[in-house]
RNA sequence: GACUCCGUAGCUCAAUCGGCAGAGCUCCCGGCUUUUAACCGGGAGGUUGCAGGUUCAACUCCUGCCGGGGUCA
Numbered sequence: 001g002a003c004u005c006c007g008u009a010g011c012u013c014a015a016u017c018g019g020c021a022g023a024g025c026u027c028c029c030g031g032c033u034u035u036u037a038a039c040c041g042g043g044a045g046g047u048u049g050c051a052g053g054u055u056c057a058a059c060u061c062c063u064g065c066c067g068g069g070g071u072c073a
Stems, first nucleotide, its partner, number of pairs: 001072007010025004019056001027043005049065005
């Protein structure tokens, strides 16, 4: 340098053919328990890497850029 895959919550990852952004873990509060752990209930937490474009509507499609992995040179 070329090709390819990935980037979504603090972490690990979903999100069907473009149609309300979610789960588990962690954290906070409460219940249960003599207490802790486990278990149960509730809550907080996101400019979906960045900037544009297409569209009534974009995590999803298109373009450029940034970062990471892989293959080739």
This is a predicted structure of a 73-nucleotide RNA (transfer RNA) from a Phycisphaerae bacterium. The sequence is in RNAcentral, with records from ENA. Taxonomically the source falls in Phycisphaerae (Bacteria, Pseudomonadati, Planctomycetota). Its Rfam family is "tRNA". Rfam links the family to the GO term triplet codon-amino acid adaptor activity. The family's RNA type in Rfam is transfer RNA. Its mean pLDDT, the model's own confidence on a scale to 100, is 80.